This is a predicted structure of a 72-nucleotide RNA (transfer RNA) from a Chloroflexota bacterium.
NCBI's taxonomy places the organism under Bacteria, Bacillati, Chloroflexota.
Its Rfam family is "tRNA".
The prediction has a mean pLDDT of 85.
RNA sequence: GGCCCAUUCGGCUAGGGGUUAGGCCGGGUGAUUCUCAAUCACCAAACGGGGGUUCGAGUCCCCCAUGGGCCA
Numbered sequence: 001g002g003c004c005c006a007u008u009c010g011g012c013u014a015g016g017g018g019u020u021a022g023g024c025c026g027g028g029u030g031a032u033u034c035u036c037a038a039u040c041a042c043c044a045a046a047c048g049g050g051g052g053u054u055c056g057a058g059u060c061c062c063c064c065a066u067g068g069g070c071c072a
Stems, first nucleotide, its partner, number of pairs: 001071007010025004018055001027043005048064005
């Protein structure tokens, strides 16, 4: 330098055009308990950045960034 892949809550991930962006762990609050743990209920928390396509983009296309792989 060329090509390919990945990027979503604090972490691991689901979602492949119209979902209220969901689940598990973790966190918070409450219930239960003499207390803790466990259990139960509820809550907060995310689409890497920019542009394009579309009535509508986390999802499709392009560029950039970061990480990984292959080739040179």